[in-house]
Context: one part of a larger RNA
RNA sequence: GCUGCGAGGCCGCCUGAGGGGAAGGGACCCCCAGUACGAAAGGAACGGGGUGUCGGGGCCUCCGGUGUACCGGUCGUCCGCAAGGGCGGCGCCGGGAAGCCGCGCCCCAGGCCGAUAAGGGCUGAAAGCAUCUAAGCCCGAAGCGGCCCCCGAAAAUAGGCGGCCUGCCCUCCGGCUCUGCCGGAGGGGUAAGGGCCCGGGUAGAAGACCCGCUUGAUGGGGUGGGGGUGUAAGCCGGGAGGGGCUAACGCCCCGGACCGGCUCAGCCUACCACUCCCAAGAGCCCGAGG
Numbered sequence: 001g002c003u004g005c006g007a008g009g010c011c012g013c014c015u016g017a018g019g020g021g022a023a024g025g026g027a028c029c030c031c032c033a034g035u036a037c038g039a040a041a042g043g044a045a046c047g048g049g050g051u052g053u054c055g056g057g058g059c060c061u062c063c064g065g066u067g068u069a070c071c072g073g074u075c076g077u078c079c080g081c082a083a084g085g086g087c088g089g090c091g092c093c094g095g096g097a098a099g100c101c102g103c104g105c106c107c108c109a110g111g112c113c114g115a116u117a118a119g120g121g122c123u124g125a126a127a128g129c130a131u132c133u134a135a136g137c138c139c140g141a142a143g144c145g146g147c148c149c150c151c152g153a154a155a156a157u158a159g160g161c162g163g164c165c166u167g168c169c170c171u172c173c174g175g176c177u178c179u180g181c182c183g184g185a186g187g188g189g190u191a192a193g194g195g196c197c198c199g200g201g202u203a204g205a206a207g208a209c210c211c212g213c214u215u216g217a218u219g220g221g222g223u224g225g226g227g228g229u230g231u232a233a234g235c236c237g238g239g240a241g242g243g244g245c246u247a248a249c250g251c252c253c254c255g256g257a258c259c260g261g262c263u264c265a266g267c268c269u270a271c272c273a274c275u276c277c278c279a280a281g282a283g284c285c286c287g288a289g290g
Base pairs, nucleotide, nucleotide: 008165009164010163011162012161013160014159018151019150020149021148024054025053027051028050029049030048031047037042055108056107057106058105059104063102064101065100066099070095071094072093073092074091075088076087077086078085079084111147112146113145114144119139120138121137122136168188169187170186171185172184173183174182175181176180193286194285195284196283198212199211200210201209218279219278220277221275222274223273224272225271226269227268228267229266234262235261236260237259238258241254242253243252244251245250
């Protein structure tokens, strides 16, 4: 930490004893106000508004990081070439959703109440006076305790409310009004309910927690959407160069980097949906008798 227990058994929702928190800190600017004050020079406060910063908490819409999911480019080598790949620190390079993050976004408002500290006082003796103190009393901090946030029925005085199930069988002991009844002990099969098992998760070290289990969208697959890369292979057209024929114009053949079209393609997807195609099967155990 979990499991679990508490006068029948169980589920849900609460209460809040008791714990935890620092959730706030300071700065500057403006108004107050060139006012109060002061001969002038100078020059406040109470209160209010704003900006940014440090700290705390949360989040991922934006910005940014990561992103060995993924997409693309490219070098060497190997699989004979192509296609598609392996290896080279993800080979290197350019991007990059989700998740996790900060450099990003949001919140930390308002002060009030109670008891006080130093301190300020009232009344007031000892000590006919005086004295805040000796008795008594009133005030008084960013500090202390509340109001605020989080945990919290194992809080043994073991809580409250609502709901669900429930007085079955056997053995033994005791009592009695003795085919039985009452009380007690043990065992068995069950109810509500729970657990195991099974599909999972924004939950998680294991347990736990939460959801689902065919009366089903829980995970996978498929399809669509959104998103990321950036226009796949192949085919068609063009195409630098070389060769052959010809007197020439020109014609034919080989080669194909690269360009255009099909192609806002192809590929991928942890996001959002839809769809029972696949898998949540078949089952097992515990659990009351007041």
The part of an RNA shown here (large-subunit ribosomal RNA, domain VI) has 290 nucleotides and comes from a marine sediment metagenome. It matches the Rfam family "Bacterial large subunit ribosomal RNA". Model confidence (mean pLDDT): 83 of 100. RNAcentral holds the full RNA, with entries from MGnify.